[in-house]
RNA sequence: CCAGGGGGCCGGGCAGCCGCGUUGUCGCAAGAUACCGAGGAAAGUCCGGGCUCCACGAAACAAGGGUGGCGGGUAACGCCCGCCCGGUGAGGCUUUCGGGCCGAAGCCGAGGGAAAGUGCCACAGAGAGUAUACCGCCGAUGGCCCCUAAAGGGCACAGGCAAGGGUGAAAGGGUGCGGCAAGAGCGCACCGGGGCGCUGGCAACAGGGUCCGCAUGGCAAACCCCACCCGGAGCAAGGCCAAAUAGGGGCCUCCCGCCGAAAGGCAGGGGCGUUUCGCCUCGAGAGGCCCGGGUUGGCUGCUUGAGCCAUGGAGCGAUCCAUGGCCUAGAUGAAUGGCUGCCCUUGCGGGGCUGAUGUGCAAGCAUAACGCCCGCAAGACAGAACCCGGCUUACAGGCCCCCUGGCAAA
Numbered sequence: 001c002c003a004g005g006g007g008g009c010c011g012g013g014c015a016g017c018c019g020c021g022u023u024g025u026c027g028c029a030a031g032a033u034a035c036c037g038a039g040g041a042a043a044g045u046c047c048g049g050g051c052u053c054c055a056c057g058a059a060a061c062a063a064g065g066g067u068g069g070c071g072g073g074u075a076a077c078g079c080c081c082g083c084c085c086g087g088u089g090a091g092g093c094u095u096u097c098g099g100g101c102c103g104a105a106g107c108c109g110a111g112g113g114a115a116a117g118u119g120c121c122a123c124a125g126a127g128a129g130u131a132u133a134c135c136g137c138c139g140a141u142g143g144c145c146c147c148u149a150a151a152g153g154g155c156a157c158a159g160g161c162a163a164g165g166g167u168g169a170a171a172g173g174g175u176g177c178g179g180c181a182a183g184a185g186c187g188c189a190c191c192g193g194g195g196c197g198c199u200g201g202c203a204a205c206a207g208g209g210u211c212c213g214c215a216u217g218g219c220a221a222a223c224c225c226c227a228c229c230c231g232g233a234g235c236a237a238g239g240c241c242a243a244a245u246a247g248g249g250g251c252c253u254c255c256c257g258c259c260g261a262a263a264g265g266c267a268g269g270g271g272c273g274u275u276u277c278g279c280c281u282c283g284a285g286a287g288g289c290c291c292g293g294g295u296u297g298g299c300u301g302c303u304u305g306a307g308c309c310a311u312g313g314a315g316c317g318a319u320c321c322a323u324g325g326c327c328u329a330g331a332u333g334a335a336u337g338g339c340u341g342c343c344c345u346u347g348c349g350g351g352g353c354u355g356a357u358g359u360g361c362a363a364g365c366a367u368a369a370c371g372c373c374c375g376c377a378a379g380a381c382a383g384a385a386c387c388c389g390g391c392u393u394a395c396a397g398g399c400c401c402c403c404u405g406g407c408a409a410a
Stems, first nucleotide, its partner, number of pairs: 001406010012343007020037002023034004039381001043392002046390005051234004064230005069083005084111001085109004091102004112225002117223002119219003134165002136161003141158002143155004173191006192214001193212004198207003238300004248291007257266003268282005307326008344379008353371001355370001356367004
């Protein structure tokens, strides 16, 4: 320099004027004044917690839901870090030119189990799982024919094969050599795979040895199996204060349906029961006093917290430890804003400048990528509502850092 890729940060600045909210001070009040006053996502409400109430002897099992390579971090997580495996990946090596092998940074992976069982594999295709034989190849052996016979030749009948073609997402390891009638792990070499030791690693796993010719096609984002985790609802949680009006409960006073002297019966109201029916229970109204609940309203919860900043240390890292410093929104129809000036960034248009570029000896002429000047426009996504840790999504523009490969130079 070219190419590929990763991460972090900012997200307008200053000044003046006006305005809004909490808190403090002053003030009887009206108000004055001082400090502070949105975000990286405040968003989606997806995951994990704190806090609060409710439920619950404990534990286990079951049901339901979730997570899923290994190790670490964390209050916890489905998050983060490191590593492993697989895929991809600029490129490199090799080749019989079909292909095969290796593979940086980085990116992607719902990455446990398919020899526990069940189920599914559309269409196409002969065959889709106890594999199959459509085209094809062969027909050594047996059969038939030519031939007197032998040798030789033919047919493709019995039959053999699964290499090649074809179908498909997928067809019972791959490449090569041998072998054969043709073929085939049939035999062999290498690669792949499986079993059992060994070595390294905490582990996932890796390397190598030996045996096996290969014996298990795919799907668990189908049921299922295994391991681990999970009680529910949420600040409209919860706590406190408490009005008018209406309604509820208790006590006292007045009044009290019919029959009966009374006991009791009838009528009536309420409850259980689907009704008939049955059972239980109750006087009705007015006034006064007291009690407790609810609606509306107010206060609280409320912002000091797994907090932020700096320095030092441990660690590859996520993160943790120590010391010092700081206080940094708490609104409740919901404040955090508006205008002006200067500057900044970007875009567009213009100028043609003692810059720049081209040409020329020069004067000069030309150009507009860069610089300068002038004018205009724009400056994103978005808006706390109990609080944190994450994830995801949105975002004009800008700044910085890092990794890998190639080429060149020193």
Molecule: Bacterial RNase P class A
Organism: Altererythrobacter sp.